[in-house]
RNA sequence: UCAAAAUAAGCGCUUAAUUCCGCUCGGUCGGAUACGGGGGAACCAAUUACGUGGGGUGAAUCCGUUGGUAACGGUAGGGUAUUUCUCAACCCGAACCCGUCAGCUAACCUCGUCAGCGAAAGGAGAAGCCAC
Numbered sequence: 001u002c003a004a005a006a007u008a009a010g011c012g013c014u015u016a017a018u019u020c021c022g023c024u025c026g027g028u029c030g031g032a033u034a035c036g037g038g039g040g041a042a043c044c045a046a047u048u049a050c051g052u053g054g055g056g057u058g059a060a061u062c063c064g065u066u067g068g069u070a071a072c073g074g075u076a077g078g079g080u081a082u083u084u085c086u087c088a089a090c091c092c093g094a095a096c097c098c099g100u101c102a103g104c105u106a107a108c109c110u111c112g113u114c115a116g117c118g119a120a121a122g123g124a125g126a127a128g129c130c131a132c
Base pairs, nucleotide, nucleotide: 011118012117013116014115019032020031021030022029023027034113035112036111037110038109039108044103053101054098055097056096057095062074063073064072065071077092078091079090080089083127084126085125086124087123
């Protein structure tokens, strides 16, 4: 000097998964806030078969190659410090749950607050907003 690892304090990203208050605080604690999910009338929609049933969260569906597993390639769709959009580049394109049952759905009822990452993140253009 370079690289890697760890610790502390920050910054930032995916995601709904933030912030705060109280208590008997060593927590399976209680409450609020903000952000999300599910169930649930009328009207409308739906009209079936006993199942390879149906449904939900999520961007995560679908197609092809292969004798098959696996794998590979692509794809709907999604993400990357901006108020929005376009282009470029780089990525993701999973997993899980309900249990024969749920269309939409006002009132109403009910549930969640995880988890995992970054030494890069601040590429270009257009519109808009604000200030002068």